Predicted 3D model of a 153-nucleotide part of an RNA (small-subunit ribosomal RNA, 3' minor domain) from a Planctomycetota bacterium. It was read from a public genome assembly. It matches the Rfam family "Bacterial small subunit ribosomal RNA". The prediction has a mean pLDDT of 82.
Context: one part of a larger RNA
């Protein structure tokens, strides 16, 4: 490449990332309850050992009783692991779903750009395959025509 221009949105195709998402699944730290190993501590005239002192007996070697303490055992408190429960935090997968970006030559129309053929735009409300349409209020970043004021020649 100058209106045989430019350009908007729905729809269709491809691709990319993202949001929502029933449900499934992993990790984490706690809480409550249950169970409760080992161990410390507590406790029990259950059992075993038994010093000193004491009592009794003695063949003077010792024996019996009592007994601090200790071992074992039972019970209790605390409590690891484990189990149960409802929550919390944090990942993964995910039917389906929502818009978004991008991709020479797909579909439907033609909203905007020249008064773009209903001037456009902003706000708001309603409506509509889509760009959009309609109402109300606002702006000129509206063309054209007429008038007024001002400036320049």
């Nucleotide at each position: 490449c100058a209106c045989c221009g430019c350009c908007c949105g729905u729809c269709a195709a491809g691709c990319c990332a993202c949001g929502g998402g029933a449900g499934c699944u992993g990790g984490g730290g706690g809480u409550a309850c249950g169970c409760g190993a080992a161990g410390u501590c507590g406790u029990g005239g259950g059992u075993c050992c038994a010093a000193c002192c004491c009592g009794c007996c003695u063949u003077c070697g010792g024996g019996c009783g009592a007994g601090a303490g200790g071992g074992c055992c039972g019970c209790g408190c605390c409590c690891a692991c484990c189990g149960u429960a409802a929550a919390c935090c944090u990942g993964g997968c995910a039917a389906c779903u929502g818009g978004g970006a991008c991709u020479a030559a797909g579909u439907c129309g033609u909203a905007a750009c020249a008064a773009g053929g209903u001037a456009g735009c902003c706000g708001u409300a309603g409506g509509a395959g889509a760009a959009c349409c309609u109402g109300c209020g606002g702006c000129u970043g509206g063309a054209u025509c007429a008038c007024c004021u001002c400036c320049u020649u």